A computed fold for a 459-nucleotide part of an RNA from an uncultured eukaryote, annotated as small-subunit ribosomal RNA, 3' major domain. The prediction has a mean pLDDT of 84. The RNAcentral record of the full RNA draws on ENA and SILVA.
[in-house]
Context: one part of a larger RNA
RNA sequence: UGACGGGGACCCGCACAAGCAGUGGAUUAUGUGGUUUAAUUCGAUGCAACGCGAAGAACCUUACCAGGGAUUGACAUGCCGAGAACCUUCUAGAAAUGGAAGGGUGCCUGAAAAGGAACUUGGACACAGGUGGUGCAUGGCUGUCGUCAGCUCGUGCCGUGAGGUGUAUAGUUAAGUCUAGCAACGAGCGCAACCCUCGUCUUUAGUUAAAUUAUCUCUAGAGAGACUGCCGGUGCAAGCCGGAGGAAGGAGAGGAUGACGUCAAGUCAGCAUGCCCCUUACAUCCUGGGCUACACACGUAAUACAAUGGUAUAGACAAUCAGAAGCGAUCUCGUGAGAGCUAGCGAAUCUGUCAAACUAUACCUCAGUUCGGAUUGUAGGCUGCAACUCGCCUACAUGAAGCCGGAAUUGCUAGUAAUCGCCAGUCAGCUAUAUGGCGGUGAAUACGUUCCCGGGUCU
Numbered sequence: 001u002g003a004c005g006g007g008g009a010c011c012c013g014c015a016c017a018a019g020c021a022g023u024g025g026a027u028u029a030u031g032u033g034g035u036u037u038a039a040u041u042c043g044a045u046g047c048a049a050c051g052c053g054a055a056g057a058a059c060c061u062u063a064c065c066a067g068g069g070a071u072u073g074a075c076a077u078g079c080c081g082a083g084a085a086c087c088u089u090c091u092a093g094a095a096a097u098g099g100a101a102g103g104g105u106g107c108c109u110g111a112a113a114a115g116g117a118a119c120u121u122g123g124a125c126a127c128a129g130g131u132g133g134u135g136c137a138u139g140g141c142u143g144u145c146g147u148c149a150g151c152u153c154g155u156g157c158c159g160u161g162a163g164g165u166g167u168a169u170a171g172u173u174a175a176g177u178c179u180a181g182c183a184a185c186g187a188g189c190g191c192a193a194c195c196c197u198c199g200u201c202u203u204u205a206g207u208u209a210a211a212u213u214a215u216c217u218c219u220a221g222a223g224a225g226a227c228u229g230c231c232g233g234u235g236c237a238a239g240c241c242g243g244a245g246g247a248a249g250g251a252g253a254g255g256a257u258g259a260c261g262u263c264a265a266g267u268c269a270g271c272a273u274g275c276c277c278c279u280u281a282c283a284u285c286c287u288g289g290g291c292u293a294c295a296c297a298c299g300u301a302a303u304a305c306a307a308u309g310g311u312a313u314a315g316a317c318a319a320u321c322a323g324a325a326g327c328g329a330u331c332u333c334g335u336g337a338g339a340g341c342u343a344g345c346g347a348a349u350c351u352g353u354c355a356a357a358c359u360a361u362a363c364c365u366c367a368g369u370u371c372g373g374a375u376u377g378u379a380g381g382c383u384g385c386a387a388c389u390c391g392c393c394u395a396c397a398u399g400a401a402g403c404c405g406g407a408a409u410u411g412c413u414a415g416u417a418a419u420c421g422c423c424a425g426u427c428a429g430c431u432a433u434a435u436g437g438c439g440g441u442g443a444a445u446a447c448g449u450u451c452c453c454g455g456g457u458c459u
Base pairs, nucleotide, nucleotide: 007459008458009457010456011455012454013453015449016448019412020411021410022409023408026303027302028301029300030299031298032297033296034294035293042053043052064289065288066287067286068285069284073127077126078125079123080122081121082120083119086103087102088101089100090099091098092097107116108115109114129278130277132276133275134274138272139271140267141266142265143263145261150189151188152187153186154185155184156165157164158163169180170179171178195255196254197253198252200224201223202222203221204220205219206218227249230243231242232241233240234239305405309364310363311362312361313360314359315358321352322351323350326345327344331340332339333338371402376397377396378395379394380393381392382391418441419440420439421438422437423436424435
């Protein structure tokens, strides 16, 4: 000077408390550990690993395993030789890879010969290649403390010096925010503001939107508006409390934005890269398998255990967003998944797209049930060379566990929690109940800071 203390003082935070809904019990989905395996590729491991990298493992992906190949190589540059490239058929093979036959001669310069570009192929060597190791050699990027209010510098002053002061104190604030004062006076990185979205109004322009249309709604540009500005109280001041007006009031709500640093935190498998290692193999091609195994343990979710419910019929109201190898209406067929024909639309025009919870009526009457839907059988549909290992969906049948969950533990303070559906990315298809968004309905509670946890300042 820091850090630490089951030392002290002050102050914050869904930290506790007050509430609401959960997890922990069941089934399933998914990730991990463990075990197994020829292989179950690798990484991530308290918070800050475990629906994480993976915004999508049937082949591919793929890095793993078994077997079959080839060795200047799947990929790049340089040298020499040959042939345009390329297309079709037959044949061995699991394919990779071989064998045979046929067709075919382009582009640029040039009268021609010839040369050149691109591509294919043969040869020799420089080399290629490595998701092999080291994140404790690194860059870059990221997590975390933490959107916490801190971290520093110049000059001056104090101290032998390390260093201190400034940055302590009294108030105040979300804030080292501001004020008063002070051997300090100033400044920088942070805070705040500047940026984006939403909420009100004005104005401009309106197509394809508003059934018609002046005005509205709406769309998308510009501007106004909020500043403790006004009033009262209080205070030296900063500010705080109450009120008016106002769509909005004291940071209006949300986002983006992450100081100096900490954890030799994470990543050599996104990329880049030093060093080490492999070079007929640790590189490379192919087929098949594996990453999907299963006594078990843990995390995260989905669905339930029902009557504030379930089923049937009818009716109402959204907002994001996506669409050309795409979205695909209407019509016809099918119980259905879906199929057929195809209109429209590069989209405020057409399509996905009927939102669901909700409302009305009827039934069910507390039961392992008209709750619950796992599992299994049969028959089909779709994608795709190909659904056995290992896809999704439909119909019929089947109808497990489960009657609200021990110790313990999580989230949330308002359009929030809870609940309800919709969309997108990835993507041929999908194991999406995930992730990221969008809107609908819409609460309860906060006395307070003694205690638990984390953090800040002083001592």